[in-house]
Molecule: c-di-GMP-I riboswitch aptamer
RNA sequence: GGCUGAAAAAGGCAAGCCACGCGAAAGCGUGAGCACGCAAAACUACAGGGCCUACGGGGAUUUCCUCUUGGCAGCCAGUUACCAUC
Numbered sequence: 001g002g003c004u005g006a007a008a009a010a011g012g013c014a015a016g017c018c019a020c021g022c023g024a025a026a027g028c029g030u031g032a033g034c035a036c037g038c039a040a041a042a043c044u045a046c047a048g049g050g051c052c053u054a055c056g057g058g059g060a061u062u063u064c065c066u067c068u069u070g071g072c073a074g075c076c077a078g079u080u081a082c083c084a085u086c
Base pairs, nucleotide, nucleotide: 002086004084005083012038013037016034017033018031019030020029021028022027036074042079043078044077048076049075050072051071052070054068056067057066058065059064
C1' cells in the first nucleotide's frame, strides 16, 4: 500500500418509543432510558441515480400531474477512516 469482514478485541453509532422545540409538510434538533439494527449507520444532497414533501404558482378534474420549496447519506453511489485477517 492492497484484498477480505469468519471469529475476536479496543471502542463507536443508534431506528423506534417518550418529552420539549423548529417546520405547511416531509423531516430535523436537543434530552433521559431502553436497543431495531450497523464494519463505515462517519462525511458528501443543483452540478450521479433514486425516494419523500407540497405552504405557494400552473394544468387536469375524485384522490393526479407539474413548477417551485424543503428533506432523506439507516436506498444505491462517491470520499475518507478504526480494528482484525491474508